Predicted 3D model of a 349-nucleotide part of an RNA (small-subunit ribosomal RNA, central domain) from a metagenome. RNAcentral holds the full RNA, with entries from SILVA.
[in-house]
Context: one part of a larger RNA
RNA sequence: UUGGGCGUAAAGCGCGCGUAGGCGGCUUGUUAAGCGAGAUGUGAAAUCCGGGGGCUUAACCCGCGGCUUGCAUCUCGAACUGGCAGGCUUGAGUUUGGUAGAGGAGUGUGGAAUUCCCAGUGUAGCGGUGAAAUGCGCAGAUAUUGGGAGGAACACCAGUGGCGAAGGCGGCACUCUGGGCCAUAACUGACGCUGAGGCGCGAAAGCUAGGGGAGCGAACAGGAUUAGAUACCCUGGUAGUCCUAGCCGUAAACGAUGGGCACUAGGUGUGGGGGGUAUAACUCCCUCCGUGCCGCAGCUAACGCAUUAAGUGCCCCGCCUGGGGAGUACGGCCGCAAGGCUAAAACUC
Numbered sequence: 001u002u003g004g005g006c007g008u009a010a011a012g013c014g015c016g017c018g019u020a021g022g023c024g025g026c027u028u029g030u031u032a033a034g035c036g037a038g039a040u041g042u043g044a045a046a047u048c049c050g051g052g053g054g055c056u057u058a059a060c061c062c063g064c065g066g067c068u069u070g071c072a073u074c075u076c077g078a079a080c081u082g083g084c085a086g087g088c089u090u091g092a093g094u095u096u097g098g099u100a101g102a103g104g105a106g107u108g109u110g111g112a113a114u115u116c117c118c119a120g121u122g123u124a125g126c127g128g129u130g131a132a133a134u135g136c137g138c139a140g141a142u143a144u145u146g147g148g149a150g151g152a153a154c155a156c157c158a159g160u161g162g163c164g165a166a167g168g169c170g171g172c173a174c175u176c177u178g179g180g181c182c183a184u185a186a187c188u189g190a191c192g193c194u195g196a197g198g199c200g201c202g203a204a205a206g207c208u209a210g211g212g213g214a215g216c217g218a219a220c221a222g223g224a225u226u227a228g229a230u231a232c233c234c235u236g237g238u239a240g241u242c243c244u245a246g247c248c249g250u251a252a253a254c255g256a257u258g259g260g261c262a263c264u265a266g267g268u269g270u271g272g273g274g275g276g277u278a279u280a281a282c283u284c285c286c287u288c289c290g291u292g293c294c295g296c297a298g299c300u301a302a303c304g305c306a307u308u309a310a311g312u313g314c315c316c317c318g319c320c321u322g323g324g325g326a327g328u329a330c331g332g333c334c335g336c337a338a339g340g341c342u343a344a345a346a347c348u349c
Stems, first nucleotide, its partner, number of pairs: 003321004007303002012317001014201004021194003025088007033081002035077008048066003052062003091191001092188004096183004103177007110154001115149007125136002162169002206247006215241002220236004258316006266294011298305002322349003331342004
């Protein structure tokens, strides 16, 4: 609980699809529910308010008017909102022609590197650190050459570059597939925006089952350091990291900034497309979409934001309301579990 707010003070749901609901372009006619005007009835009295009267005054009392913010009926109005009927094309969408891209799923494939195995050369060290030691090595290591196995990740290109709603996506090829942007006319004719519930997607870690396991590496062991060292450093190393199927549903899921539409100086870079001028080629100008930087007005507590707004407005949703207790308890729902979602109070400052 009127309000005022939500980049950093408390506060934007992690993201989408979409139900109900809320809101909704231009125009014609009609209706009269909302809306406006008038009339009538009612809205008990007392109380209350205004002015008047009566008790010597006041309190108090009497009478008049108002108030009773409302409801009902009738009549009138038709700008706006709504309903009904019709039309339109600018919003939205479809078709056509192009186009960029690590967008998604699957299958296959390539080279470098690490590790391991085999063989050759070769001999006493290697490795590691601030310095060392644990460790590895005469049963031949490290180094080097050839061969083989296997898993994971893709150097350079690479870019405040690209794509995706978000999470996220990066060797190469193929198959299947989503979305975007630009141009052009034609078509549909408001079909739109948002979205309580609901449904789906959702990094990492974790869980279940089966595989896989090179490197890395929680836990763990050892060596150091230290007063100690359950750490930082070193040597090892299991889960895990990878694949398939299924769960989990969280995050500094961040632009710490919900979505949509419109409007409001510019400058400069970059990615994608189109048009024009023009050239041997460059270039230059205009325009649409994206992505950065700087900056005016304006906004802001300041920092800063500034046509990708945190400016100016409208529509819809979510959320906040002092700190701790506490994102906890209890209850409910979900989960195999871990736990998640919803979400208090006492008490205290």

The coordinates come from a structure-prediction model, not an experiment, and the mean pLDDT is 90.